[in-house]
Context: one part of a larger RNA
RNA sequence: GACGAACGCUGGCGGCGUGCUUAACACAUGCAAGUCGAACGCACCUUCGGGUGAGUGGCGAACGGGUGAGUAACACGUGGGUGACCUGCCCCAGACUCUGGGAUAACUCCGGGAAACCGGGGCUAAUACCGGAUAUGACCUGUCUCCGCAUGGGGAUGGGUGGAAAAGGAUUCACUGGUCUGGGAUGGGCCCGCGGCCUAUCAGCUUGUUGGUGGGGUGAUGGCCUACCAAGGCGACCACGGGUAGCCGGCCUGAGAGGGCGACCGGCCACACUGGGACUGAGACACGGCCCAGACUCCUACGGGAGGCAGCAGUGGGGAAUAUUGCGCAAUGGGCGAAAGCCUGACGCAGCGACCCCGCGUGAGGGACGACGGCCUUCGGGUUGUAAACCUCUUUCAGCCCAGACCAAGCCCAUUCCUUCUGGGUGGGUGAGUGUAUGGGAAGAAGAAGCACCGGCUAACUACGUGCCAGCAGCCGCGGUAAUACGUAGGGUGCAAGCGUUGUCC
Repeated sequence: GACGAACGCUGGCGGCGUGCUUAACACAUGCAAGUCGAACGCACCUUCGGGUGAGUGGCGAACGGGUGAGUAACACGUGGGUGACCUGCCCCAGACUCUGGGAUAACUCCGGGAAACCGGGGCUAAUACCGGAUAUGACCUGUCUCCGCAUGGGGAUGGGUGGAAAAGGAUUCACUGGUCUGGGAUGGGCCCGCGGCCUAUCAGCUUGUUGGUGGGGUGAUGGCCUACCAAGGCGACCACGGGUAGCCGGCCUGAGAGGGCGACCGGCCACACUGGGACUGAGACACGGCCCAGACUCCUACGGGAGGCAGCAGUGGGGAAUAUUGCGCAAUGGGCGAAAGCCUGACGCAGCGACCCCGCGUGAGGGACGACGGCCUUCGGGUUGUAAACCUCUUUCAGCCCAGACCAAGCCCAUUCCUUCUGGGUGGGUGAGUGUAUGGGAAGAAGAAGCACCGGCUAACUACGUGCCAGCAGCCGCGGUAAUACGUAGGGUGCAAGCGUUGUCC
């Protein structure tokens, strides 16, 4: 000097930040992911315009949010490679969107169960599911040609295999969709060079191990997996083992070199009660999805079930220590929707904490050959001290009264005219914070100062008490009867809404 700090004493206001560093301990309760009727059938309500509900279907739920357990690793950073790859929604371009079919949930009937829920019969729809047709092109293969960075890449042409689709909707044509293909954008997968901890009281390590061939697997390379073959591969340039640890942009310190750290914010990674597994999907091996095992908690009719706050609040526990079971979707952003809109503990705000930084105030001027009181005294006086009283002013901030925003860009509704969609004009609606910020006004010095230190280092000294006691202390050291070093008082010094102490780093 610094801090996500804590502790002691003290504490007026505001702004910006920031707040479980410990038990990745366990969690009551509420909320944190839905949406679409312009995909579909049904039920109910209806002012006949429409609306509501569960279900089928679509998209989303792989984002956003949390945490740092694990990880010394291509995890991260940086620079490359992919001629070994994928990419929903979005953009551009080309070609299409023809014709059929059978189911099923909801519903209804019946049955089982304490419940969770399950089973059977029957009916029905679709942008759900399945056939057939068509095929620019894609895929496989042959020929020609061009190119490269080895495996190869591009183009032209011939043959062959198998493969598409879905419709909705007011005004029937604007629109929104669906299928195939190519390109783009974005996001990702995989591979490589280099770089960044401690330990040799760890010196040898390795059998899918190292390489090859065939096969499997994947979107894709590869011992990734498998069979066979060979016997290799790594290591003092520190392998293997042990310990510790998420990495970085950055942060702190320092003249720098360097050292320490990785909280908030941003990027990447990993994890989601513990361990394992796959399903769906463009994307997960999936925090608020599924299955299995385990520990724990809860319900039970004992047969069987339910759960996972390292989301936001909140509780217990641990701890020196860390906040509200708040308001709102008005803004920004996200999901769905044609839209209205709905959802959003992301986010925007508010609350609590001097936890950090910054700003402001606690008054200003005058005022004695110097009050009172306190303290000291050589008893003369000195000092507190212009300090107070008193006089003249001011009124920031807090408290009171009045006025009162920006954030609303936009979006929506109505209407009108021009007008190609659509745009323009006019009117209206939409703010959690908030009657907040801010402005104006009345009154009155009124409501607002402490903490540490005073032997030297180190700015600041006397008195009394104590008597190696009680105590102080960062180092040197003070205290055993005159203590500027202990305790108290007066005085002083330094900082100041803080001041000290402790801890950690430079």